Notes: Transfer RNA from an Actinomycetota bacterium, 86 nucleotides, folded computationally. RNAcentral records the identical sequence in 2 taxa. Model confidence (mean pLDDT): 81 of 100. Its Rfam family is "tRNA". The family's RNA type in Rfam is transfer RNA. The RNAcentral record of the sequence draws on ENA and MGnify.

RNA sequence: GCCCGAGUGGCGUAAUCACGGCAGCCGCGAUGGAUUCAAAAUCCAUUGCCCGAAAGGGCGUGCGGGUUCGAGUCCCGCCUCGGGCA
Repeated sequence: GCCCGAGUGGCGUAAUCACGGCAGCCGCGAUGGAUUCAAAAUCCAUUGCCCGAAAGGGCGUGCGGGUUCGAGUCCCGCCUCGGGCA
């Protein structure tokens, strides 16, 4: 240099193709609560960022653009990691 694969919450992952349609499924962790004499276990709720008193709104899938009514998904460029060829 060329080719292939991967990048999503605090962490690991699903959704990625056929076929673009509410972003965050599932698990772990964390926080609060129930239970207990106390704890473990179990159960319930919450758990990205910003604005707001609240209701609610905006942003957010490595980064920057594009297509589209609509992008994690498609297209272009780039970055990082892994593999292959030279």